[in-house]
C1' cells in the first nucleotide's frame, strides 16, 4: 500500500402572545459539520518568507432523502441536495470592515433549524502510532 489508535461525536426558542392543547403557529432569541480560497489577526524570521488562524449562503464534499443490485446484515454504484445583497478600504475582497438580508434533511408531535427518535449511530475529514510487522 493495507490494517491499528483517537478526534470528529457539537450547537441553539431566553422572554411574551394566542389556544384544552404549541420549546411547531405569532413577536422576539438563538445555533452553524469538514476541506480548499482568502487584502484578516498572531507568532517567527527578516526581505519578502514560514507556521498557526480567518466563509452557515464562493468552489467541493459529508450527513439526510430517493433509486438499482445483493437472502439478510450491510456493502457497492447511481440520483437528489438550501441560503446575499448593498456600501468602504484595496492592485486584488463573494471571504475584511459596516449594514441589511436569508438558509437548515427524515420519522413523531398543533406546522419543529433549536424539542423527542433512528444517533451510546455514520460520514468527509483531522491527528497520532507503526514501519513491510499484523
Nucleotide at each position: 500500500a493495507c490494517g491499528c489508535u483517537u478526534c470528529g461525536u457539537a450547537g441553539g426558542c431566553a422572554g411574551g402572545g394566542u389556544g384544552a392543547g404549541a420549546u411547531u403557529c405569532c413577536c422576539g432569541a438563538c445555533c452553524g459539520g469538514c476541506g480548499g480560497u482568502g487584502u484578516u489577526c498572531a507568532g517567527c524570521a527578516u526581505c519578502u518568507g514560514c507556521u498557526g488562524u480567518a466563509a452557515g449562503u464562493c468552489c467541493g464534499c459529508a450527513a439526510c432523502c430517493c433509486g438499482c443490485a445483493u437472502a439478510a446484515a450491510g456493502u457497492g454504484c447511481g440520483g437528489u441536495g438550501g441560503a446575499u445583497c448593498c456600501g468602504g478600504u484595496a492592485u486584488g475582497a463573494a471571504u475584511c470592515c459596516g449594514g441589511a438580508a436569508c438558509c437548515g434533511a427524515c420519522g413523531g408531535u398543533a406546522c419543529a433549524g433549536u424539542c423527542c427518535g433512528g444517533a451510546u449511530g455514520a460520514a468527509a475529514g483531522a491527528a497520532g502510532g507503526a514501519g513491510a510487522c499484523a
This is a predicted structure of a 134-nucleotide RNA (FMN riboswitch aptamer (RFN element)). It was read from a public genome assembly, where an Rfam model found it.